[in-house]
Context: one part of a larger RNA
Molecule: small-subunit ribosomal RNA, 3' major domain
Organism: uncultured bacterium
RNA sequence: UGACGGGGACCCGCACAAGCAGCGGAGCAUGUGGUUUAAUUCGAAGCAACGCGAAGAACCUUACCAGGUCUUGACAUCCCUCUGAAGGCAGCUAGAGAUAGCAGCCGUUACCCUUCGGGGUACAGAGGAGACAGGUGGUGCAUGGUUGUCGUCAGCUCGUGUCGUGAGAUGUUGGGUUAAGUCCCGCAACGAGCGCAACCCUUAUCCUUAGUUGCCAGCAUUUAAGGUGGGGACUCUAAGGAGACCGCCGGGGAGAACUCGGAGGAAGGUGGGGAUGACGUCAAAUCAUCAUGCCCCUUAUGAUCUGGGCUACACACGUGCUACAAUGGCCUGAACAAAGGGAAGCGAAGGUGAGAGCUGGAGCGAAUCCCAUAAAGCAGGUCUCAGUUCGGAUUGUGGGCUGCAACUCGCCCACAUGAAGAAGGAGUUGCUAGUAAUCGCGGAUCAGCAUGCCGCGGUGAAUACGUUCCCGGGUCUUGUACA
Numbered sequence: 001u002g003a004c005g006g007g008g009a010c011c012c013g014c015a016c017a018a019g020c021a022g023c024g025g026a027g028c029a030u031g032u033g034g035u036u037u038a039a040u041u042c043g044a045a046g047c048a049a050c051g052c053g054a055a056g057a058a059c060c061u062u063a064c065c066a067g068g069u070c071u072u073g074a075c076a077u078c079c080c081u082c083u084g085a086a087g088g089c090a091g092c093u094a095g096a097g098a099u100a101g102c103a104g105c106c107g108u109u110a111c112c113c114u115u116c117g118g119g120g121u122a123c124a125g126a127g128g129a130g131a132c133a134g135g136u137g138g139u140g141c142a143u144g145g146u147u148g149u150c151g152u153c154a155g156c157u158c159g160u161g162u163c164g165u166g167a168g169a170u171g172u173u174g175g176g177u178u179a180a181g182u183c184c185c186g187c188a189a190c191g192a193g194c195g196c197a198a199c200c201c202u203u204a205u206c207c208u209u210a211g212u213u214g215c216c217a218g219c220a221u222u223u224a225a226g227g228u229g230g231g232g233a234c235u236c237u238a239a240g241g242a243g244a245c246c247g248c249c250g251g252g253g254a255g256a257a258c259u260c261g262g263a264g265g266a267a268g269g270u271g272g273g274g275a276u277g278a279c280g281u282c283a284a285a286u287c288a289u290c291a292u293g294c295c296c297c298u299u300a301u302g303a304u305c306u307g308g309g310c311u312a313c314a315c316a317c318g319u320g321c322u323a324c325a326a327u328g329g330c331c332u333g334a335a336c337a338a339a340g341g342g343a344a345g346c347g348a349a350g351g352u353g354a355g356a357g358c359u360g361g362a363g364c365g366a367a368u369c370c371c372a373u374a375a376a377g378c379a380g381g382u383c384u385c386a387g388u389u390c391g392g393a394u395u396g397u398g399g400g401c402u403g404c405a406a407c408u409c410g411c412c413c414a415c416a417u418g419a420a421g422a423a424g425g426a427g428u429u430g431c432u433a434g435u436a437a438u439c440g441c442g443g444a445u446c447a448g449c450a451u452g453c454c455g456c457g458g459u460g461a462a463u464a465c466g467u468u469c470c471c472g473g474g475u476c477u478u479g480u481a482c483a
Base pairs, nucleotide, nucleotide: 001483002482003480004479005478007477008476009475010474011473012472013471015467016466019431020430021429022428023427026322027321028320029319030318031317032316033315034313035312042053043052064308065307066306067305068304069303070302073132077131078130079128080127081126082125083124084123087106088105089104091102092101093100094099110121111120112119113118134297135296137295138294139293143291144290145286146285147284148282150280155194156193157192158191159190160189161170162169163168174185175184176183200274201273202272203271205242206241207240208239209238210237211236215231216230219229220228221227245268248262249261250260251259252258324424328383329382330381331380332379333378340371341370342369345364346363350359351358390421395416396415397414398413399412400411401410437459438458439457440456441455442454443453
């Protein structure tokens, strides 16, 4: 100087407390461990691994296993020989296919030299030789890059000066204050940098400009639909501005920083949300995104194909979904969104249909058309406390869709079947407001496959006395057998 303390002082955080909803019990989904297996590919491991890499394993993916094949190779550059510009279409036989053999059709003849015989160059294919290719093989404790974490915590440093023999100290400590090393005052310090804040995006209010595909107050018209004429008022869209700064008033405070209350205001004290992550810590994670040193393989640890596996199942754990019901289930009727996506795509009306879907194909590269009925909610009816009209697992039958192909191993529909489950022990998680809880909608990936993930809006709470305690963190100080 740090680190540590079941030392002290001060402060903060859904850390506790006060509340609400959960998890832990059940069934299922998903990930992991374990076990099994020819293989169940690999990685991730307290917080910070475990719905994680994977924004989507039937083949492919795929790295794993069994078997069949190839050896200058599936991919790149260079050399030699032969053939042909390139290219497009379509076969037959054997085989599980890779592959091997056979046989076509269309189309085309680049540039230079020429003694017109041909030669050379470029490009492509086949064959050959070797230099080499190739490796999701090892090492993340050889590395780059990227990322997690403490933590959006308020810290981390430097120059000059001064003090100290020196390691170092001071500044950065002290008194206040702040979300903040934020600011004020004081001070052997004076300044500066990276962080904080602000600048950026979005949201909440208003103004101006603009008016189609959006809107419809007033006017006219109609087939009653903003449909039409028309209109720019309003909503909205999207460009530019305004607005919030403790600016004003009062109290407190040191005539400070600041703080408490009030007014005005759409908004009040960083208005809400996002992006933004200092010096560093964990030899943290990643050689399987990529790149890369070294080591290793080279008729195989490379390449290719078929089938299987990654989907196994006595069990254990994590994360979720659905429930156990009456604030509910079921039936009928009639309301109100936002944000997205769409051309090998979204696909309307009409007809058939139980559903999936079929026929049909309007419109739309989309403020125009479509996906697309939002659901909870509201009104009426029914059930009457039961393992039930709760719950839906499991199983059977019949069908639909995608796709060469749904047996291993997809999703959906109808009918039948109707399991556990009576509110979950010890313990444990999230959340302070348009939040929790609850309700639907969309998107990425994607042929198909979502209870996951990322977004969107609808309805919409309770509680916070407070900082004694638990956990984590910050500052000062103290002790030390630690470095």